Model confidence (mean pLDDT): 84 of 100. This is a predicted structure of a 1498-nucleotide RNA (small-subunit ribosomal RNA) from an uncultured bacterium. Rfam family: Bacterial small subunit ribosomal RNA.
RNA sequence: GAGUUUGAUCCUGGCUCAGAUUGAACGCUGGCGGUAGGCUUAACACAUGCAAGUCGAGCGAGAAAGUAUCUUCGGAUAUGAGUAGAGCGGCGGACGGGUGAGUAACGCGUAGGAAUCUACCUAGUAGAAGGGGAUAGCCCGGGGAAACUCGGAUUAAUACCGUAUACCUCCUAAGGGAGAAAGAGGGCCUCUCUUGAAGCUCUCGCUACUAGAUGAGCCUGCGUAAGAUUAGCUUGUUGGUAAGGUAAUGGCUUACCAAGGCUACGAUCUUUAGCUGGUCUGAGAGGACGAUCAGCCACAUUGGGACUGAGACACGGCCCAGACCCCUACGGGAGGCAGCAGUGGGGAAUAUUGGACAAUGGGCGCAAGCCUGAUCCAGCCAUACCGCGUGUGUGAAGAAGGCCUUCGGGUUGUAAAGCACUUUAAGCAGGGAGAAAAAGCAAUAAGUUAAUACCUUAUUGCCGUGAUGUUACCUGCAGAAUAAGCACCGGCUAAUUCCGUGCCAGCAGCCGCGGUAAUACGGAAGGUGCAAGCGUUAAUCGGAAUUACUGGGCGUAAAGCGCGCGUAGGUGGUUUGUUAAGUUGGAUGUGAAAGCCCUGGGCUCAACCUAGGAACUGCAUCCAAAACUAACUCACUAGAGUACGAUAGAGGGAGGUAGAAUUCAUAGUGUAGCGGUGGAAUGCGUAGAUAUUAUGAAGAAUACCAGUGGCGAAGGCGGCCUCCUGGAUCUGUACUGACACUAAGGUGCGAAAGCGUGGGUAGCGAACAGGAUUAGAUACCCUGGUAGUCCACGCCCUAAACGAUGAGAACUAGCCGUUGGGGGUAUUGAAACCUUUAGUGGCGCAGCUAACGCGAUAAGUUCUCCGCCUGGGGAGUACGGUCGCAAGGUUAAAACUCAAAGGAAUUGACGGGGGCCCGCACAAGCGGUGGAGUAUGUGGUUUAAUUCGAUGCAACGCGAAGAACCUUACCAGGGUUUGACAUCCUGUGAACCUCUUGGAAACGAGAGGGUGCCUUCGGGAACGCAGUGACAGGUGGUGCAUGGCUGUCGUCAGCUCGUGUCGUGAGAUGUUGGGUUAAGUCCCGCAACGAGCGCAACCCACGUCUUUAGUUGCCAGCAUUUAGUUGGGCACUCUAGAGAGACCGCCGGUGAUAAACCGGAGGAAGGUGUGGAUGACGUCAAGUCAUCAUGCCCCUUACAUCCUGGGCUACACACGUACUACAAUGCUACGGACAAAGAGCAGCAAGUUCGCGAGGACAAGCAAAUCUCAUAAACCGUGGCUCAGUUCAGAUCGUAGGCUGCAACUCGCCUACGUGAAGGAGGAAUCGCUAGUAAUCGCAGGUCAGCAUACUGCGGUGAAUACGUUCCCGGGCCUUGUACACACCGCCCGUCACACCAUGGAAGUUGGCCACGCCCGAAGCCGUUACUCCAACCCUCGGGAGGAGGACGUCGAAGGUGGGGCUGAUGACUGGGGUGAAGUCGUAACAAGGUAGCCGUA
Repeated sequence: GAGUUUGAUCCUGGCUCAGAUUGAACGCUGGCGGUAGGCUUAACACAUGCAAGUCGAGCGAGAAAGUAUCUUCGGAUAUGAGUAGAGCGGCGGACGGGUGAGUAACGCGUAGGAAUCUACCUAGUAGAAGGGGAUAGCCCGGGGAAACUCGGAUUAAUACCGUAUACCUCCUAAGGGAGAAAGAGGGCCUCUCUUGAAGCUCUCGCUACUAGAUGAGCCUGCGUAAGAUUAGCUUGUUGGUAAGGUAAUGGCUUACCAAGGCUACGAUCUUUAGCUGGUCUGAGAGGACGAUCAGCCACAUUGGGACUGAGACACGGCCCAGACCCCUACGGGAGGCAGCAGUGGGGAAUAUUGGACAAUGGGCGCAAGCCUGAUCCAGCCAUACCGCGUGUGUGAAGAAGGCCUUCGGGUUGUAAAGCACUUUAAGCAGGGAGAAAAAGCAAUAAGUUAAUACCUUAUUGCCGUGAUGUUACCUGCAGAAUAAGCACCGGCUAAUUCCGUGCCAGCAGCCGCGGUAAUACGGAAGGUGCAAGCGUUAAUCGGAAUUACUGGGCGUAAAGCGCGCGUAGGUGGUUUGUUAAGUUGGAUGUGAAAGCCCUGGGCUCAACCUAGGAACUGCAUCCAAAACUAACUCACUAGAGUACGAUAGAGGGAGGUAGAAUUCAUAGUGUAGCGGUGGAAUGCGUAGAUAUUAUGAAGAAUACCAGUGGCGAAGGCGGCCUCCUGGAUCUGUACUGACACUAAGGUGCGAAAGCGUGGGUAGCGAACAGGAUUAGAUACCCUGGUAGUCCACGCCCUAAACGAUGAGAACUAGCCGUUGGGGGUAUUGAAACCUUUAGUGGCGCAGCUAACGCGAUAAGUUCUCCGCCUGGGGAGUACGGUCGCAAGGUUAAAACUCAAAGGAAUUGACGGGGGCCCGCACAAGCGGUGGAGUAUGUGGUUUAAUUCGAUGCAACGCGAAGAACCUUACCAGGGUUUGACAUCCUGUGAACCUCUUGGAAACGAGAGGGUGCCUUCGGGAACGCAGUGACAGGUGGUGCAUGGCUGUCGUCAGCUCGUGUCGUGAGAUGUUGGGUUAAGUCCCGCAACGAGCGCAACCCACGUCUUUAGUUGCCAGCAUUUAGUUGGGCACUCUAGAGAGACCGCCGGUGAUAAACCGGAGGAAGGUGUGGAUGACGUCAAGUCAUCAUGCCCCUUACAUCCUGGGCUACACACGUACUACAAUGCUACGGACAAAGAGCAGCAAGUUCGCGAGGACAAGCAAAUCUCAUAAACCGUGGCUCAGUUCAGAUCGUAGGCUGCAACUCGCCUACGUGAAGGAGGAAUCGCUAGUAAUCGCAGGUCAGCAUACUGCGGUGAAUACGUUCCCGGGCCUUGUACACACCGCCCGUCACACCAUGGAAGUUGGCCACGCCCGAAGCCGUUACUCCAACCCUCGGGAGGAGGACGUCGAAGGUGGGGCUGAUGACUGGGGUGAAGUCGUAACAAGGUAGCCGUA
């Protein structure tokens, strides 16, 4: 920096990613070289080999093989050889190498210190005299399996021991005393017969002492993990004295004395850990780590111990104990890879049983040299870093193939092929540095010396030393030849398409993909990134300002302790002087090297190596300064406090007292109810209630005053009076002189509930009981009612203990209230005004804030101190501690789980929230539905099939404007397969018609007739048949892939945009407000100004008039007639063109003078005149794949197609919509009157005639203002019926007919006669309608062969009612709440049931660790010793000194035992917790969530 909480926004906050890194591992892949690195796990166990020896110039002794000669063949001699090997002795095995178990410590780091030692080395001083006794080896003998051991004899030393000497050292009583030594080699010289002896000299060695260097030991300051759910620890403990001990200080040890020492600045305990230079990361500060390299420490199978030594309590030494392992003759012995290789084991995982001492270094040695798994090299491993290569140029027919495609093409792609070049690296061949200089030998010179000798140094010459190594490097040869993979491609994050799959298989770092069109799974093609590697996993830092020192927060997001007092601590007013702890400056020392950084240099570059510099921010010491802090000190008064004087107050405690009310008691009056509720009931009351009057009793609380008034630290405090008492405020003077602020622990107070003891108890009232409500009602409501509420004393200690805001101090605009005090102005006073101070409120500037908001009472700007927070859940829970009588409080985790949880604000939606308004929404009315019968649709059921769709409003007389066949999609059966239908190809035939025959038909079989049209004569067009394959076909699926069309909210008044403004932003404003309207209609106002889609208007019909035109229309007047029939006319009606008319235009009133509203005039019509058409942005994944179109999927001798028959018409039932009725406002018979709008040639049909009739026969007219359908009916008149299941009603059924049609059985309509069911006005509920409307009456049309109670139109007759907006339903605007946004059909809580997971408790069981008591007590040091033994010295020869062994004692490891503490594992059962697409019960919360919610308590 990004992703992720939301519909969107800002914030808070967690999770995740991109970076760098690693001693890594795993997967796929793998050409070369250089440089590094390589058991992080079992400090598990180890076979085998090697890793520490060396010195003959310390000492004595000393082989063998082999070779040569001789031989008597036994051997001898010489050589090998003073060699090997062993021993005594010296030096070294305390270094080098390994590991990190232990250790939280003077272990390490850093800076210092004094009471020490230091082999070898350097320098210096002095010495080195003279003696002695042993012992190993060798030899002999014994024991033993072995390891080994014992005895005897002999022997040397630079082994050992006296004596002498003592510059010097040590001790001292200051007189004195004690203490060494070793020789060896080379050379010269003298003596000696030789062996040898003496002397001189050089070198090495030796002794004592001093100094240095080096190394080591000890002490101290500071720094160096986590846990307080570890708070007290300590008896050699702290100090002193004395002694012992040590190289040395010291309780290091012992005795005695004292009672100290450590600890909240974290002792003790527990857990973890080697420390550092440094490494990784980071801008830095930090954080994490401590491999390789380097310094220190610790350890060496586990534990203990000492010996030797300069140095060890000793990795490749010793002793003992334990475990393990090996050998054994069973008696006893042996061993220690955390050295280098290597083996087993463990593990995700880490190499060769290699070469050499050539170099560097170490040990020994005079040296040569020997030893050296230190080291130098090589081997293995892409483990890491660095470098190089796998070719280069050209090459479009843009090849082939692959993939995609809109079928045109695109892409792979100049990529390949082809052509032309190059040869690094690898390969082969040849050449070839450097790492090598010493040493040795020879010569010369100098030093030393008596010396030309030895030795040392220098120079020259000679000789000659390489594991690596077939080295690096150079040259040559040949040929593109031998050399590319891995991950990713939804966003973050660079890079996309196809196929397969179908919430499957799978992916996933986070968000999340996958349920048939997956850029997210798997494959492919292409692309992107890195590259001999690439990914994944693990881990660290970063990003994370997400522990915040740099650099965060706490009103509401996590977070201020409920509130005081006060200890430690932190911080602290003005002034003088001193000091110099902090501070500042300078200097010195140190801060190892390596590393990092800078500048050079060397490998062809780089990594790497190397030189110099800088740095190492630290610590210590010294000097200086004196502002600030600090310490001490002289003062001060502005902070703080005290005294005096006033003031207000429900401040606290105690005692007393008052009235009203309530209840109870008594008495009176009085009578049937009271009480209670939404409505009731339980309850009380005729034994007299309620009501009312009087009196009395009791307890609790104090109306009015009363107030965002007062007091108190908070909790809290309210009648009045008295007493005791705390604090505050104000004014002015005096005094003290910083006495202050905060406050961890500590301590006190602390509502209500609750607990204990004892009282009290009127009212109220958990629990409980009853009555209601309810599906239930362990609730809400009602009637009762116990604890409690009250008092005293003692506990508890928690609250949403809230201003959700810690305390104190200072500063920073104003305005308006209110309480207490002071001052002033004027005033008789009260009041008023101005000012000041202490409180308490409301606005508000700057500023702050995520926003809301805060704003001198800060959440502003600063300072001081304290408390607290670090994602949600688990959980304020468990365990432990502590407090409590208990309830419980306090302190306070983890496992596990999620990717969120949350704050503020925004837009919607919703509310059993509010306000305003509208609608046949209610109300007021009229008529229905729901009951009956029938029709029709649906559900259900049935069926071979009862095809499919539509399903709240907005499906149900709907698609269907009309299922007998057809339709038809369904079922049964029978057929066909390029197909019933389209295009193309080939062949053939005109097409077509007739007949016979099988069959239910489809479909066949056969026979006959027929030769058409156009022509450029080739042929072509249409049609039929056959064949071939492309294809046809599908009312098969998906309306949740779609287009189109439609429904609905709703003909509701809304829905938006541009610019501007406001807001961090989502958004707001405009569109809200005041009026008004049918209307976002219009007016006014306004940070808005304008605009668009809607509204309205424009369109159609109807209503009035004018005009034009009169046929098929009309007829006033004239003529004519049965008849507008005809002449005539076009005035009227009518027809159909064009116009006029209505606009709140006029008048009055109201309103704001506006918009508009009310009333009136005129007018055919009056306030949108009436009706229609017209349906904004959008909602419902609404409906339709079966109107049509269409993507994808599916079927292809079938899910296609043809035919016959059946079904869609079924029928215990339920619902919707209609028709007809139930009758007298009626029915019936007869007579009579008046429409509109339509339709008609495969048609309407007059008329005549037949039939009771449906209808039949013949048939005029009419493609229609002409003819026909066609008599409209209700209505009117007259008669009958007289309230009945009827002269109502007509279902059902029978018989006989008619019509249509191939065909009326399933299954049409009509007629006549007969039959004559239910039904007597319809429960709960529910529908339509506001005027030419409802109601009622008929007519026509479409569909249609036929079939209408349906649908669509038409006219006739023609009402009632609307007070009004409380309520029901729907809608609009504003506002409010919200935990909703899939938007209340929302969200969401808890128990129970099931599965899984982690965890607490638990009778216990079983490990580990720790300390303590006791027992036993190895090795060993120390001590004691009367027993045994003994070479050096002394000796009077007896012995002594001294030593060794044994014995005893103290200490003492392991072990045993006992009771504890801490911790782990496990445990029947049990507790809660978490998680889990569709389980159960309810509905607690979110809206007034339907009883406001929440906190504490029972």